[in-house]
RNA sequence: GGAGCAGACCGUCCUGUCGCCGUCCCUGCGGACGGAGGAAAGUCCGGACAACGCAGAGCACCGCACUUCCUAACGGGAAGAUGUCCGCGAGGGCAUAGUACCGGAACAGAAAAUAACCGUCCCGAUAGCCGUAGGCGUAUCGGGAUAAGGGUGAAAAGGUGAGGUAAGAGCUCACCGGUGUCCGGGGUGACCCGGGCAGCCGUCCGGCUUGCGGGUUGUAAGACCAUGUAUACCGGCGUUUGAGGGUGGCUCGCCCGAUGCCGGGGGGUAGGUCGCACGAGGCAUAUGGCGACAUAUGUCCCAGAUAAAUGACAGGAAUCCCCGCAACUCUUUCACAGAACCUCGCGGGGAGACAGAAUCCGGCUUACAGGUCUGCUCCUUUU
RNA sequence: CGGGGUGUAGCGCAGCCCGGUUAGCGCGCGUCGUUCGGGACGACGAGGUCGGGAGUUCGAAUCUCCCCACCCCGA
Numbered sequence: 001g002g003a004g005c006a007g008a009c010c011g012u013c014c015u016g017u018c019g020c021c022g023u024c025c026c027u028g029c030g031g032a033c034g035g036a037g038g039a040a041a042g043u044c045c046g047g048a049c050a051a052c053g054c055a056g057a058g059c060a061c062c063g064c065a066c067u068u069c070c071u072a073a074c075g076g077g078a079a080g081a082u083g084u085c086c087g088c089g090a091g092g093g094c095a096u097a098g099u100a101c102c103g104g105a106a107c108a109g110a111a112a113a114u115a116a117c118c119g120u121c122c123c124g125a126u127a128g129c130c131g132u133a134g135g136c137g138u139a140u141c142g143g144g145a146u147a148a149g150g151g152u153g154a155a156a157a158g159g160u161g162a163g164g165u166a167a168g169a170g171c172u173c174a175c176c177g178g179u180g181u182c183c184g185g186g187g188u189g190a191c192c193c194g195g196g197c198a199g200c201c202g203u204c205c206g207g208c209u210u211g212c213g214g215g216u217u218g219u220a221a222g223a224c225c226a227u228g229u230a231u232a233c234c235g236g237c238g239u240u241u242g243a244g245g246g247u248g249g250c251u252c253g254c255c256c257g258a259u260g261c262c263g264g265g266g267g268g269u270a271g272g273u274c275g276c277a278c279g280a281g282g283c284a285u286a287u288g289g290c291g292a293c294a295u296a297u298g299u300c301c302c303a304g305a306u307a308a309a310u311g312a313c314a315g316g317a318a319u320c321c322c323c324g325c326a327a328c329u330c331u332u333u334c335a336c337a338g339a340a341c342c343u344c345g346c347g348g349g350g351a352g353a354c355a356g357a358a359u360c361c362g363g364c365u366u367a368c369a370g371g372u373c374u375g376c377u378c379c380u381u382u383u
Numbered sequence: 384c385g386g387g388g389u390g391u392a393g394c395g396c397a398g399c400c401c402g403g404u405u406a407g408c409g410c411g412c413g414u415c416g417u418u419c420g421g422g423a424c425g426a427c428g429a430g431g432u433c434g435g436g437a438g439u440u441c442g443a444a445u446c447u448c449c450c451c452a453c454c455c456c457g458a
Base pairs, nucleotide, nucleotide: 001379002378003377004376005375006374007373008372009371010370012317013316014315015314016313017312018311020035021034022033023032024031025030037354041365042364044363045362046361047360048359049218050217051216052215056252057251058250059249061214062213063212064211065210066080067079068078069077070076081096082095083094084093085092086091097209098208101207102206103205104204105203117150118149119146120145121144122143123142124141125140126139127138128136129135130134158176159175160174161173162172163171177201178200179198180197181196182195183194184193185192186191222274223273224272225271231265233264234263235262236261237260244256245255246254281300282299283298284297285296286295287294288293319351320350321349322348323347324346325345329339330338331337384457385456386455387454388453389452390451393410394409395408396407403441412428413427414426415425416424434450435449436448437447438446
C1' cells in the first nucleotide's frame, strides 16, 4: 500500500425571514419555551396497562428445549461446551432434552432395517468326461452357508491389516474411530484431560415421552360527560322440565337469567374529556463483573397531534466528489514540452441516504448515500 | 392504529393440513375435421421459474424465516 474479519459510533451545523403543532403568560396585539428516529418501519416475539367473574378443574392445542448467567419478561442477550460445514486466515453459519414403543423412507434396487439378484463356497441328484479302483477348475436342477466383491440409491449394517475358515464375517487379534461403564484430576456447569474394562458398534425423518411456559381480547382496551330515540313490523326459542348469557376449542364447575333472548328489518346519535406522556426514564461519574448487566451518587424533564404539526427560502461553515490554475516534485545539461495516484493553496460547480411518532417500554428483523474509530487476519513492497 | 387472510397457465379455481416420480380442472387460445359460411360439436396441441429471496431435506407449490403486492374486519 491492497484485500478482508469482528465490534462500536456519526448520519450535518449556525444565522435571518416567513409558516405549522403544543404548553404557559397577556383584556388584546403579541411574547417566551419545547417540537421525530436509529430504525419512529415490519407487527415477528416479550412485557406494562385495561376489560372480561382480580380465570377454578380436566382434556385438547401452541411454543421452547446443550451449560452457566443477565433480565420485569422473552423464542432476546452475554460468556462458554460439543459436533459439523464454509474460509489460507482473522472469523462465520447450522445443530445439540430422552429413545421404551410405533410409523415412514418416492423412483431405482434382490433388499430401506425380520436384507441373498449376480457372485463365492459346501452337500445331494441327474447327465457328461477320464477310468481297474475311483475321480472331475464340466453343465442342469434342488437344498444350504456367506454381508468380503459387483451393481442401485441421498442413505446398504464401524475402518485398515493379519489370523482364521469349505467360502466368509468382530468370528478372533493389533491399531484407529465411536458407545457404555469404573477410577483419578480440572471446571459452578455443559464438558474436558489421563488411565482401565466391555466386541457393546443399523442411517435419516416423524409420532411419542419428559421438563418448562402460555386464560382471552387489545388503548377503536376501557372510564366519564353531552346529544338523540320507537323496537313500527316479520320469523324462531323460552319462562324453576329454564331459552340464552357471563369476549376461551371442548367438557365440568360457578354466577346471572324472564314486558326475556336470537335473526331480519326500522329509528336516533355519531361530539367532547380522560386513558396520554415521570418512565423497568435519559445523561455523567464511581464501584463490582471477562461480559450481558447491576449498585451508589449527582443532574435533567425531553413531541403529544386526531386527518393528524416538526417545513420552505436565502446566506455562511464543515465533510465528500469533479474541473481549472499556480507552486513543489519527477523525466531533461538547460529551455520547450510532458507526467500526474498522493500533498498543500486559490477559484468554480455538485452531493447528502433510508425514512416520518399515534398507548408506552425491552428485543429481533428488514432498509440505509457517505463517513469516523478500535482490535485482528492474509498478501505485497521498503528498511 | 389493532387484527385476520390471499397470491398456482390469459381468467376463475383444485392440489398445500400429512413433502415424492411428469403440478391438474373448467372457460379461453391455436391447428385440423364437420358446414355453402358462422356458431355449437369432435380430435390434437401449445401455454406455469407455483409472488420474490434465503434455509431445512436426498428431494419444497407444500415446512421454516425475511421481503413485496392485494383483500377483508374492528367505535